[in-house]
RNA sequence: CAAGCCGUCGUGGGAGAGAGCCCGGGUGCAUAAUCCCGGGCCGCCGAAGGCGCAACACGCCCGGAAACGCUCAGGCAAAAGGACCACGGCAGUACG
Numbered sequence: 001c002a003a004g005c006c007g008u009c010g011u012g013g014g015a016g017a018g019a020g021c022c023c024g025g026g027u028g029c030a031u032a033a034u035c036c037c038g039g040g041c042c043g044c045c046g047a048a049g050g051c052g053c054a055a056c057a058c059g060c061c062c063g064g065a066a067a068c069g070c071u072c073a074g075g076c077a078a079a080a081g082g083a084c085c086a087c088g089g090c091a092g093u094a095c096g
Stems, first nucleotide, its partner, number of pairs: 001096001004093002007090007018042001020041007043076003049072001050070003056063001
């Protein structure tokens, strides 16, 4: 000097699925509507997070990956979020 790897930050991209129904309280002069808070019910989605496991490993138990499975959590107009991808900055490490 430095391919690559890892972390972090910035920019861009980034799917799916009910703006569901009901009840209580608040807002409101008031029935209603609206919006806010709380609770219940049904349907649905998988790409935050979480959980599960095949080969394998182990004397036994414990272990053991994902874009697979589950749907606890989260989500189902827009916005936000978003695994992941690309480029760039910085820090670490490093084939050479």

A computed fold for a 96-nucleotide RNA from a Gammaproteobacteria bacterium, annotated as Glycine riboswitch aptamer. Model confidence (mean pLDDT): 80 of 100. It matches the Rfam family "Glycine riboswitch aptamer". Gene Ontology term of the family: glycine biosynthetic process.